Notes
The prediction has a mean pLDDT of 80. This is a predicted structure of a 445-nucleotide part of an RNA (large-subunit ribosomal RNA, domain III) from an Acidimicrobiia bacterium. The RNAcentral record of the full RNA draws on ENA.

Context: one part of a larger RNA
RNA sequence: GAGUAGCGAAUGCAGAGGGAGGAACUCUGCCGCCGAAUAUCCAAGGGUUCCUGGGGAAGGCUCAUCCGCCCAGGGUUAGUCGGGAGCUAAGGCGAGGCCGACAGGCGUAGUCGAUGCACAACAGGUUGAUAUUCCUGUACCACCGUGAACACGUCCCAUCUUAAAUGUCGUACUAAAGGGCUGCCUUCGGGCGAACUGACCUCGGCAUGGCGGAUAGCAAAGGGGGGACGCAGGAGGGUAGGUGAACCCAGGCGUUGGUUGUCCUGGGGUAAGCAUGUAGGGGGUUCGAUAGGCAAAUCCGUCGGACACAUACCCUGAGAUGCGAUGCCGAAGCAAUUGCUGAAGUCACUGAUCCCAUGCUGCCAAGAAAAGCCUCUAGCGAGUUGGCACGGUGCCCGUACCCCAAACCGACACAGGUGGAUACGUAGAGAAUACGAAGGCGAUC
Numbered sequence: 001g002a003g004u005a006g007c008g009a010a011u012g013c014a015g016a017g018g019g020a021g022g023a024a025c026u027c028u029g030c031c032g033c034c035g036a037a038u039a040u041c042c043a044a045g046g047g048u049u050c051c052u053g054g055g056g057a058a059g060g061c062u063c064a065u066c067c068g069c070c071c072a073g074g075g076u077u078a079g080u081c082g083g084g085a086g087c088u089a090a091g092g093c094g095a096g097g098c099c100g101a102c103a104g105g106c107g108u109a110g111u112c113g114a115u116g117c118a119c120a121a122c123a124g125g126u127u128g129a130u131a132u133u134c135c136u137g138u139a140c141c142a143c144c145g146u147g148a149a150c151a152c153g154u155c156c157c158a159u160c161u162u163a164a165a166u167g168u169c170g171u172a173c174u175a176a177a178g179g180g181c182u183g184c185c186u187u188c189g190g191g192c193g194a195a196c197u198g199a200c201c202u203c204g205g206c207a208u209g210g211c212g213g214a215u216a217g218c219a220a221a222g223g224g225g226g227g228a229c230g231c232a233g234g235a236g237g238g239u240a241g242g243u244g245a246a247c248c249c250a251g252g253c254g255u256u257g258g259u260u261g262u263c264c265u266g267g268g269g270u271a272a273g274c275a276u277g278u279a280g281g282g283g284g285u286u287c288g289a290u291a292g293g294c295a296a297a298u299c300c301g302u303c304g305g306a307c308a309c310a311u312a313c314c315c316u317g318a319g320a321u322g323c324g325a326u327g328c329c330g331a332a333g334c335a336a337u338u339g340c341u342g343a344a345g346u347c348a349c350u351g352a353u354c355c356c357a358u359g360c361u362g363c364c365a366a367g368a369a370a371a372g373c374c375u376c377u378a379g380c381g382a383g384u385u386g387g388c389a390c391g392g393u394g395c396c397c398g399u400a401c402c403c404c405a406a407a408c409c410g411a412c413a414c415a416g417g418u419g420g421a422u423a424c425g426u427a428g429a430g431a432a433u434a435c436g437a438a439g440g441c442g443a444u445c
Base pairs, nucleotide, nucleotide: 012030013029014028015027016026017025031442032441033440034439039422040421041420042419045402046401049400050074051073052072053071054070055069059067060066079140080139081398082397083396084395086117087116091112092111093110097106098105099104121138122137123136124135125134141394142393143392144391145390146389147388150386151384152383159214160213161212165208166207167206168205169204170203177197178196183192184191185190217380218379222376223375224374225373230363231362232361233360236356237355238354241350242349243348244347245346247268248267249266250265251264252263253261269328270327273323274322275321280316281315282314283313284307285306286305287304288303289302290301292300293299329345332341333340334339364367408417409416424436425435426434427433
């Protein structure tokens, strides 16, 4: 310079509290703001900022008794949520291998790698701070064990079926051979020669025989199916949610004329799971043969036949209903720091961008992989599967808090940026806009 610029979008007022000290801290009342957010919950990122007690030097664009500041103590509980013990994509690494002065590069078999696939838990309560993790109630998944009885087997007995071989019977064919037509040739002696007859083998039947097979189960690192996928579009069936109620329940009866009434205020919930298998969507079934699917196959594929073309059968499938629930929640009342009791818990209308639905229809640009799963055989095989009852086991990591922000990315407590989920009322086509509910704020001079 200069007590100058500035103090970073925005409404606060009054009373009370503690305190040395209050415009800013706490509480109460009124007022104002957001409300497809300025609400709630996650992912990423941050890393203790979370909670409690204490403090006020510095940080806080002023003050501060206050704080995302300082000090101390505390706080994150899982078979089921997310990840690993499952799978693969782009891509990475890469035994052998190929290439390369070295260093190293590429890459097979493999092995990693989610932003994808697979996969079993819900409701209520509880803390100052965690909860699908703790507690209560009710479930489910995987593996293991015990018990009783059932079912099906092995062994023994038995039954069925059956290869080779042997015997026997029969039919048919033909060889040698026989035969010798109304045929041909003839040296007239005869010769050729059709039909026909005719064994073994083959074929068929029967008997003996008895190599084996069937009458449980498990099952691939192999085969096949499936998983398994684009974009657009409309219709339908539902549900969440919402609204109303003259119906149900609880409370109220007016400080001012009326208000026992079709009056006023408030409330009218409940999951997973189990059972049932609906609206709807999809699929032909069965028999025989088989040089393909690196071996095998009853599976798949290919070829052929028979019977359907359905109101049958199979697969899938929201929702609803019942149990779960004689539970929990619940307005209100009572008690008084924490607690106790506990009513009704229905009907109608509306209605999704959610579910059925990875469906259906249309279109061209023709829209991941692998495992789990089903099936087939190879193989294993003497005990085994399923149901019932009871019991046991269930590892590692994350879990606090912020998350359109004063805690992340922007040097800052920065008018910027940041993916997903939830989506109420009145008006409205609407997630626009305006005003509101729940909830949250009043922006550090």
Background
Rfam family: Bacterial large subunit ribosomal RNA.